[in-house]
RNA sequence: UACGACCAGGGCAAACCCGUCGCGAGGCGGGCACGCAAAGCCAGGGGCCUCAAGCGAGGUAGCCCGGCCACCGUAA
Numbered sequence: 001u002a003c004g005a006c007c008a009g010g011g012c013a014a015a016c017c018c019g020u021c022g023c024g025a026g027g028c029g030g031g032c033a034c035g036c037a038a039a040g041c042c043a044g045g046g047g048c049c050u051c052a053a054g055c056g057a058g059g060u061a062g063c064c065c066g067g068c069c070a071c072c073g074u075a076a
Base pairs, nucleotide, nucleotide: 001075002074003073004072011036012035016031017030018029019028020027021026034062040068041067042066044065045064046063047060048059049058050057051056
């Protein structure tokens, strides 16, 4: 640097439920796991969603691209 079979320690947590914040998309906390080798972080580009229905503002990183960091192992 590339890759993700094996090995080891593990990690995260969809939908749903409860509480809470928000006009909303959705966020946060707890429970629970559909899954994930970056399902760690970043809203730069695109898509989708929300508010406004004009400008615009917001959300989604577990939609795609991109950027940054990283455990174990293998290969060079």
Predicted 3D model of a 76-nucleotide RNA (c-di-GMP-I-GGC riboswitch aptamer) from an Actinomycetota bacterium. The source organism's lineage runs through Bacteria, Bacillati and Actinomycetota. It matches the Rfam family "c-di-GMP-I-GGC riboswitch aptamer". Rfam 15.1 lists 1,298 matches to the family in 717 species. Its mean pLDDT, the model's own confidence on a scale to 100, is 89.